This is a predicted structure of a 380-nucleotide RNA (Bacterial RNase P class A) from a Planctomycetota bacterium. The prediction has a mean pLDDT of 76. It matches the Rfam family "Bacterial RNase P class A". The family's RNA type in Rfam is ribozyme. Gene Ontology terms of the family: tRNA processing, ribonuclease P activity and dimeric ribonuclease P complex.

[in-house]
């Protein structure tokens, strides 16, 4: 020079005028002044959390995430390190990565078979039996040989994305891990090596027991529910009607003798995620709870943005991230502000817009500019 890998930063600037939202300060008020004013994803609302209220968040099953080790972290399905697999020549990238030797299941077409089996073609045809030829015969039969069959194998060929380890030798009727050598897979068991996941050496065992668990299962682990329209005050307003379960009792105490309060046990309603146990409140004949119908109100304060906050330095760690220390305050509306308008300039500007807050992961982006690596080619 070329071709790639990894990661960060910006996100058109600049003035002038008018306006919007917010906070300070002046001012009885009207008002004037000054500050401040969207994002890397404010977005999808996908996963973790802070915060509320619910009852102090409890057990069992059943539901429902997660799933290779170690850290981090308020959590986490996020991150960092690592470790096994597979891509990649590298730098590096991808991983839905526990269990198929616990059980059930699936596997289109093809093929014989889709899993302790099986045999379509093809070998044999040792065994047993038929036929037929020969030889030999003590004439009953025997020895070979061809072909069938019953049986044997799974080497070899053919089927499919997968077919019960691969090379060679021996063995065999023919063959086969049948044996035996190497490799490769598993198992087990010794020894090193790391916190571990795992790795590495050696030894022993024919063990060869294929795929799927983003199919049920099976093991470990985690989750109680609503959601800032939560939730707490204030302030105004208004009318209530109808139904609906139940089962009461026993003790004790007061009594104006009508009944009235407590306790325990039935019973019924309510909440507490789907069931059930178990807690809690509240009724037990009606001011409670629950269902339809109807009526009022939709003003205003918290909640609300100072926070798992930002910058910056030192330390500790491979790194995530964590600590000390000094600094700085950066939007906070409720129909909803963050605009319009004019002028310069330049490479002519993308996706986009807060709504209770953070931590993620996705998704969308028109360009620009750093850093670190990697291969190849050329040059010194």
């Nucleotide at each position: 020079g070329c071709a790639g890998a990894g990661g960060g930063a910006c996100a058109g600037g600049c003035g002038u005028u008018c306006g919007c939202u917010g906070g300070g300060c002046a001012g009885c008020a009207a008002u004037g002044u000054u500050c401040a004013g969207a994002g890397g994803a404010a977005a999808g609302u996908c996963c973790g959390g802070g915060c509320u209220c619910c009852g102090a968040a409890g057990g069992a099953c059943g539901c429902a995430g997660u799933g290779g080790u170690g850290g981090g972290u308020a959590a986490c399905g996020c991150c960092c390190a690592c470790c096994g697999u597979c891509c990649g020549u590298g730098a590096g990238g991808a991983u839905c990565g526990g269990g198929a030797a616990a059980g059930u299941g699936c596997a289109a077409c093809a093929g014989a078979a889709a899993g302790u089996a099986a045999a379509c073609c093809g070998c044999c045809g040792a065994u047993c039996g038929a036929u037929u030829g020969c030889c030999g015969u003590u004439c009953g039969c025997g020895a070979c040989a061809a072909c069938c069959g019953a049986g044997g194998u799974a080497a070899g060929g053919g089927u499919g994305a997968a077919a019960c380890g691969g090379u060679g030798c021996g063995g065999u009727a023919a063959g086969a891990g049948c044996g035996c050598a190497c490799c490769a897979g598993c198992g087990g068991u010794u020894c090193g090596g790391g916190u571990g996941a795992c790795c590495g050496a050696g030894c022993c065992g024919g063990c060869u027991g294929g795929g799927u668990a983003a199919a049920c299962c099976c093991c470990a682990u985690u989750g109680g529910g609503a959601g800032c329209a939560a939730a707490g005050c204030c302030a105004a307003g208004c009318a209530g009607a109808a139904g609906g379960a139940a089962c009461g009792g026993u003790c004790g105490c007061c009594u104006u003798c009508g009944g009235g309060c407590g306790a325990c046990c039935a019973c019924g309603a309510g909440c507490c995620g789907g069931u059930c146990c178990g807690g809690u409140u509240c009724g037990u004949u009606a001011u409670a709870c629950c269902u339809u119908c109807g009526g009022g109100u939709a003003g205003g304060c918290u909640g609300c943005u100072g926070g798992a906050g930002g910058u910056g330095c030192u330390g500790a760690g491979c790194a995530a991230u964590c600590a000390g220390c000094a600094u700085c305050c950066u939007a906070g509306a409720c129909a909803a502000a963050u605009g319009a308008a004019c002028g310069c300039c330049c490479u002519c500007g993308a996706c986009a817009g807060a709504a209770c807050c953070c931590g993620g992961c996705u998704u969308a982006u028109c360009g620009u500019c750093c850093c670190u690596c990697u291969g190849c080619c050329a040059g010194u």